[in-house]
RNA sequence: UCCACGAAAAGGCAAACCUGUCGCGAGGCAGGGGCGCAAAGCCAUGGGACCCACGCGGUCAGCCAGGCUACCGAA
Numbered sequence: 001u002c003c004a005c006g007a008a009a010a011g012g013c014a015a016a017c018c019u020g021u022c023g024c025g026a027g028g029c030a031g032g033g034g035c036g037c038a039a040a041g042c043c044a045u046g047g048g049a050c051c052c053a054c055g056c057g058g059u060c061a062g063c064c065a066g067g068c069u070a071c072c073g074a075a
Stems, first nucleotide, its partner, number of pairs: 005073002012037002017032006035062001041068003045065003048060004
């Protein structure tokens, strides 16, 4: 230095719910909030769940698997 790993430290993200807003809807965005998270950063490739105006249509990355990138450095 790199891979693996996850003690500590510095930080980070933000569930449910509430308010506003967009959408037929699943849901998204912003503010509050904090259940949790070592990738709870990104990607819709496979599976899965969900919606529908049933179309070679959409939503969920904090469902599982996979891919890419990344802070710190004890055992």
Molecule: c-di-GMP-I riboswitch aptamer
Organism: Actinotalea ferrariae